Context: one part of a larger RNA
RNA sequence: CUGGGCGUAAAGCGCACGUAGGCGGCCUAUUAAGUUAGAUGUGAAAGCCCUGGGCUUAACCCAGGAACUGCAUUUAAUACUGAUGGGCUCGAAUGUAUGAGAGGAUAGUGGAAUUUCCAGUGUAGAGGUGAAAUUCGUAGAUAUUGGAAGGAACACCAGUGGCGAAGGCGACUAUCUGGCAUACUAUUGACGCUGAGGUGCGAAAGCGUGGGGAGCAAACAGAAUUAGAUACUCUGGUAGUCCACGCCGUAAACGAUGUAAACUAGUCGUUGGGGAUUGAAUCCUCAGUGACGCAGCUAACGCAAUAAGUUUACCGCCUGGGGAGUACGGCCGCAGGGUUAAAACUC
Numbered sequence: 001c002u003g004g005g006c007g008u009a010a011a012g013c014g015c016a017c018g019u020a021g022g023c024g025g026c027c028u029a030u031u032a033a034g035u036u037a038g039a040u041g042u043g044a045a046a047g048c049c050c051u052g053g054g055c056u057u058a059a060c061c062c063a064g065g066a067a068c069u070g071c072a073u074u075u076a077a078u079a080c081u082g083a084u085g086g087g088c089u090c091g092a093a094u095g096u097a098u099g100a101g102a103g104g105a106u107a108g109u110g111g112a113a114u115u116u117c118c119a120g121u122g123u124a125g126a127g128g129u130g131a132a133a134u135u136c137g138u139a140g141a142u143a144u145u146g147g148a149a150g151g152a153a154c155a156c157c158a159g160u161g162g163c164g165a166a167g168g169c170g171a172c173u174a175u176c177u178g179g180c181a182u183a184c185u186a187u188u189g190a191c192g193c194u195g196a197g198g199u200g201c202g203a204a205a206g207c208g209u210g211g212g213g214a215g216c217a218a219a220c221a222g223a224a225u226u227a228g229a230u231a232c233u234c235u236g237g238u239a240g241u242c243c244a245c246g247c248c249g250u251a252a253a254c255g256a257u258g259u260a261a262a263c264u265a266g267u268c269g270u271u272g273g274g275g276a277u278u279g280a281a282u283c284c285u286c287a288g289u290g291a292c293g294c295a296g297c298u299a300a301c302g303c304a305a306u307a308a309g310u311u312u313a314c315c316g317c318c319u320g321g322g323g324a325g326u327a328c329g330g331c332c333g334c335a336g337g338g339u340u341a342a343a344a345c346u347c
Stems, first nucleotide, its partner, number of pairs: 004318003007301002012315001014201004021194003025088007033081002035077008049065006091191001092188003095184005103177007110154001115149007125136002162169002206247006215241002220236004258314006266292011296303002320347003329340004
């Protein structure tokens, strides 16, 4: 090893690309490395095991046999794996024609609203709360009409709707650009799957430099509440939120469910294609996305063709609670810190 697990008990890397490695479709020929069988040599003796024998017996000793499951050489076998050659098309990819989409990047444009400013009308309150006060207002506020500036976000449409590997993506237009689906079955002919290291992407907050700053708002100040109130409520308000470039690399980064493939009752929705039929309905099919439900699975909850069912390939991870995702060391970072990752001790 044989022979455990990972939705919620410990356990799926946040996500992808991909190196080494592991694994790999159908037919055929050769080879004989793995594999299988035989033979030869070797596998010291003692010991173990078996059969006899010797000490009165036993322990002990003596003789013979078996065994030493191994290694090497050689002769064969050729189903499977491997290697080499030839072929195939269903996996994979390409092509042609359609199609849907908040997929990404850049530039421009638009309307509603908030705020501020200017001007008009107008007069004593406004605002806020459970109630108040801080606050604003006769230097004319709030309200209302017209105009201007500026920043950020895009109501309705909007939908267990769509797109993206994940993070995520929502006004409109243009340009550039990635992926996907369906039909045809035209082309290549296994070109595939996974993936230790590695590389890239990666919400929010945060950091660096330079801009920008309407609203919101950590910190902070004040007013309340309260026994107190470093809070909840209110009035203000700075970083930040926005843009460019560069870092950070973490989240309940969740479907708490790794990726890929095959198979296994049905029913009802919905998105995007294709086909049949039709006046419409309806039916079949492919790719998604939901609700139920059989078999089966599960400790139960539940899952159930989008599996947590039945199988296969590869990777990651777990091994009582605390100490601890900590210390030390390494690597990374400007820093905050991240990553890798123990032990003593204790229950």

RNAcentral holds the full RNA, with entries from Greengenes. Predicted 3D model of a 347-nucleotide part of an RNA (small-subunit ribosomal RNA, central domain) from an uncultured bacterium. The prediction has a mean pLDDT of 89. Its Rfam family is "Bacterial small subunit ribosomal RNA". Gene Ontology terms of the family: structural constituent of ribosome and ribosome.